[in-house]
């Protein structure tokens, strides 16, 4: 890297350092950011595997997380809007990803 299985609306700084970017890529949006992006370090959530413990549970070790639902769409199907078409709205399901565990 592939493969399976589960989760994905909860939570997590008024810290340093740093100096223009960022929200996975694409396309269309929205939107953070000089009242300070990205990294990096403290600090913190959370409990997937671990360790403890009869269990409730703790939070020991590996991880991961840490603006917005995975920030929304994008495909299909249904419902409503329309006389039809198109828009436009919402559900639901898949695609596509993110994280763990296990295989390979």
């Nucleotide at each position: 890297g592939a493969a399976u299985u589960a989760u994905c609306a909860a939570g997590a700084g008024u810290g340093g350092u740093a100096g223009a970017g960022g929200g996975a890529a694409c396309u269309g949006g929205c939107c953070c950011a000089a009242u300070g992006a990205a990294a990096c370090c403290c600090g913190g959530c959370a409990a997937c595997c671990u360790g403890c413990g009869u269990a409730a549970g703790c939070g020991u070790g590996g991880u991961g997380c840490c603006a917005a639902a995975u920030c929304c769409a994008g495909c299909a199907u249904u419902u409503c809007u329309u006389u039809u078409c198109a828009u436009g709205a919402a559900a639901u399901g898949a695609a596509a990803g993110a994280u763990a565990a296990u295989c390979u």
Molecule: SAM riboswitch aptamer (S box leader)
Organism: Eubacterium limosum